Predicted 3D model of a 76-nucleotide RNA (transfer RNA) from a Myxococcales bacterium. Its Rfam family is "tRNA". The family's RNA type in Rfam is transfer RNA. Taxonomically the source falls in Myxococcales (Bacteria, Pseudomonadati, Myxococcota, Myxococcia).
RNA sequence: AGGUCGCUAGCUCAAUUGGUAGAGCUUCGGAUUCCAAAUCCGAAGGUUGGGGGUUCGAUUCCCUCGCGACCUGCCA
Numbered sequence: 001a002g003g004u005c006g007c008u009a010g011c012u013c014a015a016u017u018g019g020u021a022g023a024g025c026u027u028c029g030g031a032u033u034c035c036a037a038a039u040c041c042g043a044a045g046g047u048u049g050g051g052g053g054u055u056c057g058a059u060u061c062c063c064u065c066g067c068g069a070c071c072u073g074c075c076a
Base pairs, nucleotide, nucleotide: 001072002071003070004069005068006067007066010025011024012023013022019056027043028042029041030040031039049065050064051063052062053061
């Protein structure tokens, strides 16, 4: 320098042909318990990496930038 993949909740990850953004863990509240753990119930938590475009509608398609991993090549 070129190429491939990835970036979504605090963490790890889903999301079907473009059609209501979800799960587990964590946290908080409650139940249970003499207390706690475990278990059960519930809740909170999101600019889907930034920006732009296409579309009635974008996590999904296109362009650009940033970050990370890997592959190839060049110089030394």